[in-house]
Context: one part of a larger RNA
RNA sequence: CUGGGCGUAAAGCGCGCGUAGGCGGUUUUGUAAGUCGGAUGUGAAAUCCCCGGGCUUAACCUGGGAAUUGCAUUCGAUACUGCAUGACUAGAGUCUAGAAGAGGGAUGCGGAACUCCGGGUGUAGCGGUGAAAUGCGUAGAGAUCCGGAGGAACAUCAGUGGCGAAGGCGGCAUCCUGGGCUAAGACUGACGCUGAGGUGCGAAAGCGUGGGGAGCAAACAGGAUUAGAUACCCUGGUAGUCCACGCCGUAAACGAUGUCAACUAGCCGUAGGGAACAUCUGGUUCUUUGUGGCGCAGCUAACGCGAUAAGUUGACCGCCUGGGGAGUACGGCCGCAAGGCUAAAACUC
Numbered sequence: 001c002u003g004g005g006c007g008u009a010a011a012g013c014g015c016g017c018g019u020a021g022g023c024g025g026u027u028u029u030g031u032a033a034g035u036c037g038g039a040u041g042u043g044a045a046a047u048c049c050c051c052g053g054g055c056u057u058a059a060c061c062u063g064g065g066a067a068u069u070g071c072a073u074u075c076g077a078u079a080c081u082g083c084a085u086g087a088c089u090a091g092a093g094u095c096u097a098g099a100a101g102a103g104g105g106a107u108g109c110g111g112a113a114c115u116c117c118g119g120g121u122g123u124a125g126c127g128g129u130g131a132a133a134u135g136c137g138u139a140g141a142g143a144u145c146c147g148g149a150g151g152a153a154c155a156u157c158a159g160u161g162g163c164g165a166a167g168g169c170g171g172c173a174u175c176c177u178g179g180g181c182u183a184a185g186a187c188u189g190a191c192g193c194u195g196a197g198g199u200g201c202g203a204a205a206g207c208g209u210g211g212g213g214a215g216c217a218a219a220c221a222g223g224a225u226u227a228g229a230u231a232c233c234c235u236g237g238u239a240g241u242c243c244a245c246g247c248c249g250u251a252a253a254c255g256a257u258g259u260c261a262a263c264u265a266g267c268c269g270u271a272g273g274g275a276a277c278a279u280c281u282g283g284u285u286c287u288u289u290g291u292g293g294c295g296c297a298g299c300u301a302a303c304g305c306g307a308u309a310a311g312u313u314g315a316c317c318g319c320c321u322g323g324g325g326a327g328u329a330c331g332g333c334c335g336c337a338a339g340g341c342u343a344a345a346a347c348u349c
Stems, first nucleotide, its partner, number of pairs: 004320003007303002012317001014201004021194003025088003029084003033081002035077008049065006091191001092188004096183003103177007110154001114150008125136002162169002206247006215241002220236004258316006266294012278281001298305002322349003331342004
């Protein structure tokens, strides 16, 4: 120096884009830097190793050789890597035609429910619970009918259904807009993969300014329960939940499984395309992209995974190294703050 691992034992960054770097398809020619070979010079002596010699041996001393795996110069080799050059189409991408989708942003509209307000009818209860009480109600509640206002969420359809990189996305319509998929060709010609730093997105809660506020509801108040009850249950109720703009940057951000590529038995379902055939119906078969359930080989400590791998391999990044101390202190960076990111040690078992 190499050698181990990361679904659940410690360990995959929450997710993209992308700089440097690492790695990279087929083929021609050149070059000869890496690589390989020869020669020359050098690589002090001693030591080590081999063959001898000298002290009666040995240690020791000593002659010759080998070694000194390196460096420099020079002459060659050209498979691979590099560099240069020309070409190719299997990777990647562009164009044409199509179908699907809660993908994103903006604007407008809709109905059910709910609360409140006004009016009508009407009278003594309503509400709530295990049982109650607080609470509401003769100043007319609750119930019921009519009218009005408001905010939020979109029943059924709805589905191990769909879309999105992830977070996530669900009434309807219009406008703007991203991505994937399919079929057949044409075109570009390696333009690719990964990605330290960097940069963007990023649920909920929280923060700032201004709106909005129906329902729900931290805090809070009251009623119960209880030995107590700073809870569970009940009646109320403020932030908040909603909108605009700006922050925060974290989650069991989970498939607890990084991204890309290739290869490796079968069977059944489901969603979007395409093709062929027939009994013309979503009927059969084939194919492709996604998404589920079994399962062979193989893998795994086991559980299980099993073409959507945790199988067999390759490329690149991230991360782990006993438990506690601690994701803490200190320092730095970021933030209005809350705090976040980076990240120890003593000590102890």